Predicted 3D model of a 79-nucleotide RNA (c-di-GMP-I riboswitch aptamer) from Desulfuromonadaceae bacterium GWC2_58_13. The prediction has a mean pLDDT of 86. The sequence was found by an Rfam model in a public genome assembly.
């Protein structure tokens, strides 16, 4: 340095749910709260799912990174 991930150390993030707000909606933001996460940090590139539109499951637009894959970066250092 790469791979890897421990009954290690220092930390980090924050599901469901509740309150407030935004949005046609999926969903998102803030506060509380912790199910969990070794990338649950970042990127909608591919797939998948969800929403809107469309006569329509075509197409178009949007959402989900804590659905999967992929890319970039990163703390620590046992086996």
């Nucleotide at each position: 340095c790469c791979u890897c991930g421990a009954u290690a150390a220092a930390g980090g993030c924050a599901a469901a749910c509740c309150c407030c707000g935004a949005g046609u909606g999926a969903u998102c933001g803030g506060g509380g709260g912790a199910c969990g996460c070794a990338a649950a940090a970042c990127c909608a590139c591919g797939g998948a799912u969800c929403c809107g539109u469309u006569c329509a499951u075509c197409g178009c637009g949007g959402a989900u990174g804590g659905c999967c894959g992929g890319g970039u970066u990163a703390c620590c250092g046992a086996a």